The prediction has a mean pLDDT of 81. This is a predicted structure of a 392-nucleotide part of an RNA (large-subunit ribosomal RNA, domain III) from a Bacillota bacterium. NCBI's taxonomy places the organism under Bacteria, Bacillati, Bacillota.
Context: one part of a larger RNA
RNA sequence: GAGUAGCGAAAAGAAAGGUGAGAAUCCUUUCCGCCGGAAGCCUAAGGUUUCCUGAGGAAGGUUCGUCCGCUCAGGGUGAGCCGGGGCCUAAGCCGAGGCCAGAUGGCGUAGGCGAUGGACAACUGGUUGAGAUUCCAGUGCCACCUAGGAUGCGUUUGAGCGAUGGGGUGACGCAGAAGGAUAGGUCAGCCCACUGAUGGAAUAGUGGGUCCAAAGGUGUAGGGAGGGCAGUAGGCAAAUCCGCUGCCUGUUAAUCCUGAGGCCUGAAGGGGAGCGAAAUAUAGUAGCGGAACUGAUUGAUUCCAUGCUGCCGAGAAAAGCCUCUAGCGAGUAUCCGGGUGCCCGUACCGCAAACCGACACAGGUAGGCGAGGAGAGAAUCCUAAGGCGCGC
Numbered sequence: 001g002a003g004u005a006g007c008g009a010a011a012a013g014a015a016a017g018g019u020g021a022g023a024a025u026c027c028u029u030u031c032c033g034c035c036g037g038a039a040g041c042c043u044a045a046g047g048u049u050u051c052c053u054g055a056g057g058a059a060g061g062u063u064c065g066u067c068c069g070c071u072c073a074g075g076g077u078g079a080g081c082c083g084g085g086g087c088c089u090a091a092g093c094c095g096a097g098g099c100c101a102g103a104u105g106g107c108g109u110a111g112g113c114g115a116u117g118g119a120c121a122a123c124u125g126g127u128u129g130a131g132a133u134u135c136c137a138g139u140g141c142c143a144c145c146u147a148g149g150a151u152g153c154g155u156u157u158g159a160g161c162g163a164u165g166g167g168g169u170g171a172c173g174c175a176g177a178a179g180g181a182u183a184g185g186u187c188a189g190c191c192c193a194c195u196g197a198u199g200g201a202a203u204a205g206u207g208g209g210u211c212c213a214a215a216g217g218u219g220u221a222g223g224g225a226g227g228g229c230a231g232u233a234g235g236c237a238a239a240u241c242c243g244c245u246g247c248c249u250g251u252u253a254a255u256c257c258u259g260a261g262g263c264c265u266g267a268a269g270g271g272g273a274g275c276g277a278a279a280u281a282u283a284g285u286a287g288c289g290g291a292a293c294u295g296a297u298u299g300a301u302u303c304c305a306u307g308c309u310g311c312c313g314a315g316a317a318a319a320g321c322c323u324c325u326a327g328c329g330a331g332u333a334u335c336c337g338g339g340u341g342c343c344c345g346u347a348c349c350g351c352a353a354a355c356c357g358a359c360a361c362a363g364g365u366a367g368g369c370g371a372g373g374a375g376a377g378a379a380u381c382c383u384a385a386g387g388c389g390c391g392c
Base pairs, nucleotide, nucleotide: 013031014030015029016028017027018026032389033388034387035386040369041368042367046349047348050347051075052074053073054072055071056070060068061067080141081140082345083344084343085342087118088117092113093112094111098107099106100105122139123138124137125136126135142341143340144339145338146337148336149335150334151333152332153331160328161327165324166323167322168321169320173311174310175309176308179304180303181302184298185297186296187295188294189210190209191208192207193206194205195204211270212269215265216264217263218262222258223257224256225255226249227248228247229246230245231244232243234242235241271293274288275287312315355364356363371383372382373381374380
């Protein structure tokens, strides 16, 4: 320079009460304002204790501070079913032998690793100051073991198991259209509460609620496949499987596979408006009580659906599953009952003051949910739930 610029979005604060040495800034209440396809909720990455409780105020906080993502102390993350591993493979990487090569190296077969994909069993409610598909309650499901119970079959006239092998399936593009259904919404009915300090309002009005899963059973709207017999030289051996050939039969069909939703059970259960303390301490908490819980309409971007139709650019793999034998083979299968169930993650932030930007930075950050009125709409405006008023 200069007590100057600035104090980081123009969403906005005001009052009262409380606490305290001290209050524009902390807490509570009542108003006001802002977002509402977000400035709400869930979650991946990343962060790594920032979460909760008690205490504190030096420094950090662009002012203040009794407050904090700050300081100190204590506490907090519970899984057979969620995500990952004990399963599978993709790009890519590693790579026994091997090939190449001054050199520790390069490439690569078998083999392995590797999710961003495939496979695979849990839902509803309650609960803490802080965890929950993990704890608790209720109701389920999966794998393996089983000396128990029941029933059946079998021991060379072969029960049952069954490939590191064969076949099928898994198994996939883009675009478009129609249908069925559900979530959700709205209205009515029903239930509960209220009856308005001032003219009116009781066959009326206002406010709130009207909910519930997985699983088991049923097998619907719909979608797809013909079925049987015989032969057989192919599928690196074998095959009753697949393929191929022939015949019969059917093609408005039968049979089989698949398939949302609905309905019944789950549920004699849970939830549910409301009522409502005490403790020097506050909370609509503990506790009590448990009403109605039905219909119509609208209606998805969700499910049926990896479906259907069309098109050309012709759209992963392996495990798993089904089946076939090879083979093993004396006890074995099903149901009930009983038992067992490993390791890692799990707090909190997550369009942000906690991640990436040197900052409590008007920037950036994958995915899911995303209500009402008006509207074609996820535009836009106003609002719900919820969250905020951007630390002078």
RNAcentral holds the full RNA, with entries from ENA.